[in-house]
Small-subunit ribosomal RNA from an Actinomycetota bacterium, 1522 nucleotides, folded computationally. The sequence was found in a public genome assembly.

RNA sequence: AACUUUUAUGGAGAGUUUGAUCCUGGCUCAGGACGAACGCUGGCGGCGUGCUUAACACAUGCAAGUCGAACGAUGAAGUUUCUACGGAAAUGGAUUAGUGGCGAACGGGUGAGGAACACGUGAACAAUCUGCCCCUUACACGGGAAUAACUUCGGGAAACCGAAGCUAAUACCCGAUAUUGAAUUCGGUAGGCAUCUACUGAAUUUGAAAUGGUCAGCCGGUAAGGGAUGAGUUCGCGGCCUAUCAGCUUGUUGGUGAGGUAAUGGCUCACCAAGGCGACGACGGGUAGCCGGCCUGAGAGGGCGACCGGCCACACUGGGACUGAGACACGGCCCAGACUCCUACGGGAGGCAGCAGUGGGGAAUAUUGCGCAAUGGACGAAAGUCUGACGCAGCAACGCCGCGUGAGGGAUGACGGCCUUCGGGUUGUAAACCUCUUUCAAUCGGGACGAAGCGAAAGUGACGGUACCGAUACAAGAAGCACCGGCUAACUAUGUGCCAGCAGCCGCGGUAAUACAUAGGGUACAAGCGUUGUCCGGAUUUAUUGGGCGUAAAGAGCUCGUAGGCGGUUCAUCACGUCGGAUGUGAAAACUUGGGGCUUAACCCCAAGCCUGCAUCCGAUACGGGUGAACUAGAGAGCAGUAGGGGAGAUUGGAAUUCCUGGUGUAGCGGUGGAAUGCGCAGAUAUCAGGAGGAACACCAGUGGCGAAGGCGGAUCUCUGGGCUGUAUCUGACGCUGAGGAGCGAAAGCGUGGGGAGCAAACAGGAUUAGAUACCCUGGUAGUCCACGCUGUAAACGGUGGGCGCUAGUUGUGGGAGACUUCCACGUCUUCUGCAACGUCGCUAACGCAUUAAGCGCCCCGCCUGGGGAGUACGGCCGCAAGGCUAAAACUCAAAGGAAUUGACGGGGCCCCGCACAAGCGGCGGAGCAUGCGGCUUAAUUCGAUGCAACGCGAAGAACCUUACCUAGGCUUGACAUGCAGGGAAAUCUCAUAGAGAUAUGAGGUCCGCAAGGGCCCUGCACAGGUGGUGCAUGGCUGUCGUCAGCUCGUGUCGUGAGAUGUUGGGUUAAGUCCCGCAACGAGCGCAACCCCUGUUCUAUGUUGCCAGCACGUAAUGGUGGGGACUCAUAGGAGACCGCCGGGGUCAACUCGGAGGAAGGUAGGGAUGACGUCAAGUCAUCAUGCCCCUUAUGCCUAGGGCUGCACGCAUGCUACAAUGGUCGGUACAAAGGGCUGCAAAACCGCAAGGUGGAGCGAAUCCCAAAAAGCCGACCUCAGUUCGGAUUGAGGUCUGCAACUCGACCUCAUGAAGUCGGAGUCGCUAGUAAUCGCAAAUCAGCAACGUUGCGGUGAAUACGUUCCCGGGGCUUGUACACACCGCCCGUCACGUCACGAAAGUCGGCAACACCCGAAGCCGGUGGCCUAACCGUAAGGAAGGAGCCGUCGAAGGUGGGGCUGGUGAUUGGGACGAAGUCGUAACAAGGUAGGCGUACCGGAAGGUGCGGCUGGAUCACCUCCUUU
Repeated sequence: AACUUUUAUGGAGAGUUUGAUCCUGGCUCAGGACGAACGCUGGCGGCGUGCUUAACACAUGCAAGUCGAACGAUGAAGUUUCUACGGAAAUGGAUUAGUGGCGAACGGGUGAGGAACACGUGAACAAUCUGCCCCUUACACGGGAAUAACUUCGGGAAACCGAAGCUAAUACCCGAUAUUGAAUUCGGUAGGCAUCUACUGAAUUUGAAAUGGUCAGCCGGUAAGGGAUGAGUUCGCGGCCUAUCAGCUUGUUGGUGAGGUAAUGGCUCACCAAGGCGACGACGGGUAGCCGGCCUGAGAGGGCGACCGGCCACACUGGGACUGAGACACGGCCCAGACUCCUACGGGAGGCAGCAGUGGGGAAUAUUGCGCAAUGGACGAAAGUCUGACGCAGCAACGCCGCGUGAGGGAUGACGGCCUUCGGGUUGUAAACCUCUUUCAAUCGGGACGAAGCGAAAGUGACGGUACCGAUACAAGAAGCACCGGCUAACUAUGUGCCAGCAGCCGCGGUAAUACAUAGGGUACAAGCGUUGUCCGGAUUUAUUGGGCGUAAAGAGCUCGUAGGCGGUUCAUCACGUCGGAUGUGAAAACUUGGGGCUUAACCCCAAGCCUGCAUCCGAUACGGGUGAACUAGAGAGCAGUAGGGGAGAUUGGAAUUCCUGGUGUAGCGGUGGAAUGCGCAGAUAUCAGGAGGAACACCAGUGGCGAAGGCGGAUCUCUGGGCUGUAUCUGACGCUGAGGAGCGAAAGCGUGGGGAGCAAACAGGAUUAGAUACCCUGGUAGUCCACGCUGUAAACGGUGGGCGCUAGUUGUGGGAGACUUCCACGUCUUCUGCAACGUCGCUAACGCAUUAAGCGCCCCGCCUGGGGAGUACGGCCGCAAGGCUAAAACUCAAAGGAAUUGACGGGGCCCCGCACAAGCGGCGGAGCAUGCGGCUUAAUUCGAUGCAACGCGAAGAACCUUACCUAGGCUUGACAUGCAGGGAAAUCUCAUAGAGAUAUGAGGUCCGCAAGGGCCCUGCACAGGUGGUGCAUGGCUGUCGUCAGCUCGUGUCGUGAGAUGUUGGGUUAAGUCCCGCAACGAGCGCAACCCCUGUUCUAUGUUGCCAGCACGUAAUGGUGGGGACUCAUAGGAGACCGCCGGGGUCAACUCGGAGGAAGGUAGGGAUGACGUCAAGUCAUCAUGCCCCUUAUGCCUAGGGCUGCACGCAUGCUACAAUGGUCGGUACAAAGGGCUGCAAAACCGCAAGGUGGAGCGAAUCCCAAAAAGCCGACCUCAGUUCGGAUUGAGGUCUGCAACUCGACCUCAUGAAGUCGGAGUCGCUAGUAAUCGCAAAUCAGCAACGUUGCGGUGAAUACGUUCCCGGGGCUUGUACACACCGCCCGUCACGUCACGAAAGUCGGCAACACCCGAAGCCGGUGGCCUAACCGUAAGGAAGGAGCCGUCGAAGGUGGGGCUGGUGAUUGGGACGAAGUCGUAACAAGGUAGGCGUACCGGAAGGUGCGGCUGGAUCACCUCCUUU
């Protein structure tokens, strides 16, 4: 390791801490059970069970009587005889109270008390008793005196009592006899267990009875012995909590003697001694009947002690005895107390924790039933009587078990319900309908067993006309409850809208709720189903089986050491543990198994097993243990060396700070981020000399040394502890650990006395700040120092208790010893002992530990058991105090926590990029105006957009329209769509009237099509319509980070896992671009490229474009012929790739320089936007779910508004002027647009414009003038010839219409503004700046906007320290809604529980004293008394009374313990969006935290000492690899 045989039948998890993970850890759930209760529901039967609370109080009835065969009395019916018929006698013996006997100590109830020999188990009695029953032996003789009943009398309300008289007994008494019983003394034999026991001999003393009853069967009586049964006592062992109960005890412990008992014994008493118990828990407190068993559990255990059975205790509460075989007596007595009842007020009666029943309490628990027929009991000779024990019935789904509520067929998959994507699905073979069956229930008929028995016989059954059997008819009379988010089987609709509510835990509900409520459907159980409560389980979450303690809760600060626990080698012995066998016991019931009986089962019966235990006997002796003997490897001692800040005391030294004195010397010093307070001309600081005093000991100095820890550092001396090495002389297990205990124990602190230089809590001042009770500065007192005493705590840490053994190595270093080598100095190796670093196996949740273990084992101690409350309160001990040690609960939360992961963040680090800064150029912010927004206003000023990423944004154009807003007037199948039904007329056009118009009224006219039909109008029904809401229900689209370089996947590998690796590293790039390396190898989306435009060139083509050459023509013009050269246009190619050369670089990627080239390292620009983020924006572009409106939130119309104006902001335009303005002249673009159009020439007007209409649907014509520029003239620095706002007047154009509210022109007017505070924006080249042109929208235009186009055309970039944003790596984190995070404490308010508190009200157990009932015991003058003795007197004996000890209840007193309550007070917990600050988490912005002290509104701050559980930087040392 496999197989075979046998035995055993037995163990499941899940949810919840996180963004995710692993672990620790609590909470919760699924299971089973119940003397249960509650909610809803409820057909039957069987078998069980039923006051868990008030051991609260009880009306009423019953629950213990019986015997006439013990006795006297009473004497009914009946019978017989006689009769005077009235009756009498005899017999008979029913009945009844009493005497007497037996029973009443059983049976039945309850669990208050009790922590005890009460119970269980096993022993003991040589220390005992035992009625009735059984066996054996023997006996029963002779006498006597009373008394109840009864009669008479008396008292009392009653209960009852008293006196006199009579009487019997199996009642009582005396005597005789006695095997021999008992006692004493003296022996004998045998035995044992210490005192002794059994048997037996002798002597002395003493002790019985009922010749009774019935009547011939028996039943009784006495003595002795034995048995059986029952009881009593003693002992070993076992089973609750609390040490915040540590000391208890005086009859206490023992002895001697006596008393007492059935009996031992301080049980009691006298005397003597001073003992006895206790950390193996005495004493005290709390709780509790114990057990067989029951529930649960795999078991070990845990919980419980209903029913049934055994034992105990109790009987209104407390005490007491009597009787008896047995009681200190549930249905007896006496006393005391409380309560209730009766009463004539004098006195009496009572005890359901027996069965029923009542009230009360409570969530809650039954009938005032039947019967002695059975079983059992008492009495009796028996019949029999009694028996609320018991047998039955009743009530209750309270439990267990069984049965039923139908079975088969039946699809148009009916109706109805619900859902729906409107197609259907589902309820659902379910129903209807057809065919069957009849259990149970119902009705009728029959009908038991239990009856062994008793009785001469007849006869005798509560249950019960019940079970059971048969018959009849009908599917007929019979289903609910809980749940359906996950755990946990089962889903949709509607309603509701953080409301109402649910919830066992996690958690649901804020308008689409599978979680609330209802419905449909489903799931699970089922005459039940759920809920609540309790117990066990799951929970290995108290861990013996079977846990832990470096960081999660947990190693005492350290050492010594008592008890205890554990313990080296050998031999012998004992047999205590241990093992085997046997015997006794372990009650029955229960449980398990196998059978059997009720139709089955539950239930019951039989048998076996089990009862894991205890005791005794026999045996074994390996191991543990005891005893004895020995050993040396553990331990210790000796001897020889050795290192050291080990300790204590004394002495002594120099440097430095401060102070004092003197000299030199002059205006500052000091201090800080910057300052100020402070010191200084009365001479500081600086410097020199001298002196004083205290404290600490630079360098050496080191992951170096020593010590048990705290801790120890100048030097010398004295005293002293421990270690290490070597040797192997001695002892001979002398050892390890260590509860209590003792000692030592940093700093701070306390007491007394010194000392006091520096430093420095508190305090003061100055700063900082919103404040600053802080950080910083200047001062400064306790203290720090010494002596003596106290305190006894620290992050007292290696966060790692001590000891022993075992398990790879490498390296460094401190202290020894040995060997080799060697002239020496070095060096090498071995070994012991310390201190360190790394690392294998192994361990660990991981981090990490790893011969100095956190590995593998053994021994001992300490400690932990969710977080908070709390190391707190109370109590106790210690302390001078501060405080320390010990140490809870109520309440509250579902977490708190450890390690590691990914992010995010940091006033952490490193690297890199960006018009990010810097370097520049020009702006904004100041002015006026334009536009947008906010705000205000308004009938309305429609709506949206709000940091970057809203604000010249939607809007590429609001006078009407637009338009969504407001006012007013109107319409209601509608302004618009589709369908159906009915009706009508062509559709429709024109005109007139009223009106603001919509609209209304009137008049007139046309008459589609060959037909089918189309279109139109009216009425009605379905429906339309909504710029109404929700962008947080959505699609689509968009913004932003960001054109940033990132974001991922497959396979593999690593990790328990989240995840990591790849993607990090070294280089390089604009780039995760590329190269190299590498447990990774590849791939995808992004980057780049491919696309478009521009830049060079070539080819082709050549009109409307072009014109060099040729020709023609014009005043002039490519105007014309022609041409393709050029420009240009349109197409298609070429070209640029680090390709070439050189330098650098890893023979790389790449980079730098150069050549060539139109262009050079991405040539410039555009389009292109990864995974994702922001619940970003948009329901008003559009689409769309749901909700809402429907004579209106829809539609039409007119007018108004969106343009409103104390103000704030944003974006622009124009300027402030001379690089300019004005005037004149003159030159050069590109890109667009044009038929409802662009419009030329010409003419008119100062102009806007008008007339006009050539040309052009456009490389042809037009818009069209480009402007800055250039040439010239004037202006000359001023509010101007700058600037143009504002206003007046007059016009033009568009349009139905320019009032609100258009643009433009002319003339006049001529504001602010002289370059803009803090701050802030854009831009790196054809860019900024500047100049004009065009277009979309558009009738016109608020356009200075937007989008394009070209013209002119710069400056600067040293560089990456800093600001902002981003990327990568790394680090810390208590963040993950991710720093706009998290989070602390006071204060204020509310709720809750707790502590303290002047007190106050109870309870419990004791103590001291007083009083002292009943009663036992003791004493007793006098008194009383039938039996015996005595002739008598009297005696013996007894009784009442009295006295005494003890003695319950009661009273008084001071204490102890404990509980309730208490003005006020203290902290704690929780609570919604309160107040003040910001302490902690990042270096948290002063690193944090520990102990201690002081201070402060509060978090907190500071001092002293120690810690790392501190980031960052630097240095040193060591290790690993190369």
The prediction has a mean pLDDT of 83.